[in-house]
RNA sequence: GGGUCAAUAGCUCAGUGGUUAGAGCUGACGGCUCAUAACCGUCUGGUCCGGGGUUCAAAUCCCUGUUGACCCA
Numbered sequence: 001g002g003g004u005c006a007a008u009a010g011c012u013c014a015g016u017g018g019u020u021a022g023a024g025c026u027g028a029c030g031g032c033u034c035a036u037a038a039c040c041g042u043c044u045g046g047u048c049c050g051g052g053g054u055u056c057a058a059a060u061c062c063c064u065g066u067u068g069a070c071c072c073a
Base pairs, nucleotide, nucleotide: 001072002071003070004069005068006067007066010025011024012023013022018056027043028042029041030040031039049065050064051063052062053061
């Protein structure tokens, strides 16, 4: 220098155009227990990496930038 992939909740990830973006774990509260763990219930938690474009509608498609991983030279 060229190519591919990834970026979504505190962490690990799902969601590949259509109602209000989800799960597990973590955290808070409650239940259970003599108590703790485990288990059960409820709740909290989001600049969908930044910018622009297409569309009635974008996490999703296109362009560009940033960061990271891998491959080639």